Annotation:
A computed fold for a 124-nucleotide RNA, annotated as FMN riboswitch aptamer (RFN element). The coordinates come from a structure-prediction model, not an experiment, and the mean pLDDT is 84. Of the family's consensus pairs, 97% are formed in the model. The sequence was found by an Rfam model in a public genome assembly. It matches the Rfam family "FMN riboswitch aptamer (RFN element)". Rfam's curators write: The RFN element is a highly conserved domain that is found frequently in the 5'-untranslated regions of prokaryotic mRNAs that encode for flavin mononucleotide (FMN) biosynthesis and transport proteins.
């Protein structure tokens, strides 16, 4: 270097206007993009997290583990090489609330996390 344990810290963004008793949910028009990987940079390529289910820990609860579920792309150009840049032109977005249907308000969440820094000891 590289692994092991152990602690510390970080760890998700986004409105305006019309219409209506009533809507940042509906209509127009806009924003917004979480981790790792990938021959070159990704919301739509390949996993991976977060909601939601099912099972096991004796049984609620909590919280641990494992199994599940989980949205979305063309095209044309450069280049050794790009479903990732560049032009063009589309599409996606949990749950639970609400006077009126939510990515965009408010909740659970001061929460958990992929995962990313860095000390410390070990191994070596």
């Nucleotide at each position: 270097a590289a692994c092991g344990u152990g602690c510390u810290c970080c760890g998700g963004g986004g409105u305006c206007g019309g219409u209506g008793c009533a809507a940042u949910u509906c209509c127009g028009a806009g924003c917004c993009g979480g981790c790792g990987g990938u021959g070159a940079c990704a919301g739509u390529c390949c996993g991976c997290g977060a909601c939601c289910c099912g099972c096991g820990c004796c049984c609620u609860a909590c919280g641990c583990g494992c199994g599940g579920u989980u949205g979305a792309c063309c095209u044309g150009g450069u280049g050794g090489a790009a479903c990732u840049c560049c032009g063009g032109g589309a599409c996606c977005g949990a749950c639970g609330g609400u006077g009126a249907c939510a990515g965009u308000c408010c909740g659970g969440a001061u929460g958990g996390g992929a995962g990313a820094a860095g000390c410390a000891c070990g191994u070596g």